A computed fold for a 72-nucleotide RNA from a Desulfobacterales bacterium, annotated as transfer RNA.
It matches the Rfam family "tRNA". Rfam's curators write: Transfer RNA (tRNA) molecules are approximately 80 nucleotides in length. The family's RNA type in Rfam is transfer RNA.
[in-house]
RNA sequence: GCGCCGGUAAGCUAAUUGGUAAACUACCGCGCUCCAAACGCGGCGUUGCAGGUUCGAAUCCUGCCCGGCGUG
Numbered sequence: 001g002c003g004c005c006g007g008u009a010a011g012c013u014a015a016u017u018g019g020u021a022a023a024c025u026a027c028c029g030c031g032c033u034c035c036a037a038a039c040g041c042g043g044c045g046u047u048g049c050a051g052g053u054u055c056g057a058a059u060c061c062u063g064c065c066c067g068g069c070g071u072g
Stems, first nucleotide, its partner, number of pairs: 001071007010025002013022001019055001027043005048064005
């Protein structure tokens, strides 16, 4: 350089193939407790960047950035 795979919340991982973006952990608050842990309830926040297609994009298309694997 070329080819393939991936990038979604602070972390990890989904989203039934275009139709309201989520679970768990963490964090914050409350309950419970003598205090805490554990447990229960609630809250917080997210699609790598920029364009394009579409009534509608995490999903399709193009370019770029980052990571991994393969190859000359």